[in-house]
Molecule: SAM riboswitch aptamer (S box leader)
Organism: Acidobacteriota bacterium
RNA sequence: AUUUCAUGAAGAGUGGUUGAGGGACGAGCCCUGUGACGCCACGACAACCGGCCUGAAACCAUUAUUUCGGGCGACCGGUGUCAACUCUCUCCUGGAGACGGGGAACAUGAGAU
Numbered sequence: 001a002u003u004u005c006a007u008g009a010a011g012a013g014u015g016g017u018u019g020a021g022g023g024a025c026g027a028g029c030c031c032u033g034u035g036a037c038g039c040c041a042c043g044a045c046a047a048c049c050g051g052c053c054u055g056a057a058a059c060c061a062u063u064a065u066u067u068c069g070g071g072c073g074a075c076c077g078g079u080g081u082c083a084a085c086u087c088u089c090u091c092c093u094g095g096a097g098a099c100g101g102g103g104a105a106c107a108u109g110a111g112a113u
Base pairs, nucleotide, nucleotide: 001113002112003111004110005109006108007107008106013042014041015040016039017038021031022030023029026089027088028087043082044081045080048078049077051072052071053070054069055068056067057066058065086105091102092101093100094099
């Protein structure tokens, strides 16, 4: 970089530094000198993988292994996150409307190449 799968309605911020932008893209709307984005420190949230406990199934002589579930937890290992539903909409679709369903894109994790 490409691709597959899962998740995206909940949750969780202070200080320092810097100084004008930021919320992916377009439109909207919003945040921002009462200090944005970034960086650093400390803290917090969550539970994707590993970890620990546990149920079932497959295989097996047994151990083990594999698969599908449930739970614990933040101490330890790998990550992520801490304005607004992924801030909203864009394409298709149900609906008079409010609102809803799907898709695309994006983000994160786990796997494959």